């Protein structure tokens, strides 16, 4: 300088108008948003990855009950939530151009969005969650270059 390791800390979107109705950011018309890495060129729709959700295993503590024992801070067995590991689920794009290369740009035409909640059906409200986490960034220390 660069790599890798540990630790710390930061970081993550979006309902405006209008219509209908006894109610609707939920329905209609219009609007508005797109986590992470990867890619012969920039992606919600490709590739894999996380998040939601259901399982599974065992290690680590810890915990309800519970046998064994005089007793234990002991041994078996068991309940719950956790942590750690895996496993299933998990959504959608065409089509012209341009170019060496693009489902990614550019022009049009689409489409998709967890799970409970609501005075009425939600990607935008409000709850789980001041939570998780893909990773990415920055500081410190450590080791190799």
């Nucleotide at each position: 300088u660069c790599a890798c390791g540990u630790g710390c800390a930061c970081u993550g979107g979006g309902g405006g108008c209008g219509g209908u109705g006894a109610a609707a950011g939920u329905c209609c018309g219009c609007a508005c948003c797109g986590g992470c890495g990867g890619u012969u060129a920039u992606a919600g729709u490709c590739c894999g990855c996380g998040a939601c959700c259901c399982g599974a295993g065992u290690c680590c503590g810890c915990u309800c009950g519970g046998a064994c024992g005089a007793g234990a801070u002991g041994u078996c067995c068991u309940u719950g939530a956790g942590g750690c590991u895996u496993g299933g689920u998990u959504g959608a794009u065409c089509a012209g151009g341009u170019g060496a290369a693009a489902u990614u740009c550019c022009u049009g035409c689409a489409c998709c969005g967890a799970c409970g909640g609501u005075a009425a059906u939600a990607g935008u409200c409000c709850g789980g969650a001041u939570g998780g986490a893909a990773a990415g960034c920055g500081c410190a220390c450590g080791u190799g270059u």
Annotation
FMN riboswitch aptamer (RFN element) from a Nocardioidaceae bacterium, 145 nucleotides, folded computationally. Rfam family: FMN riboswitch aptamer (RFN element). Rfam describes the family as follows. The RFN element is a highly conserved domain that is found frequently in the 5'-untranslated regions of prokaryotic mRNAs that encode for flavin mononucleotide (FMN) biosynthesis and transport proteins.